[in-house]
RNA sequence: GUGGGCGUAGCUCAGUUGGCAGAGCGACGGACCGUGGCUCCGUAGGUCGAGAGUUCGAGCCUCUUCGCCCACC
Numbered sequence: 001g002u003g004g005g006c007g008u009a010g011c012u013c014a015g016u017u018g019g020c021a022g023a024g025c026g027a028c029g030g031a032c033c034g035u036g037g038c039u040c041c042g043u044a045g046g047u048c049g050a051g052a053g054u055u056c057g058a059g060c061c062u063c064u065u066c067g068c069c070c071a072c073c
Base pairs, nucleotide, nucleotide: 001072002071003070004069005068006067007066010025011024012023013022019056027043028042029041030040031039049065050064051063052062053061
């Protein structure tokens, strides 16, 4: 340089045919318990890597771009 994959919560990852962004773990608060562990209930936490386009509406479609990985050269 060419082609491809991935990027979503602190971490690991879902997200169908475009229609209110989610789970588990973790954090915080509470219940239970002799206990800060187990179990249960609740709360917070997101520019969906960045920019633009299409659309009434984009995590999802299109283009550009950044980072990481793989293959080829």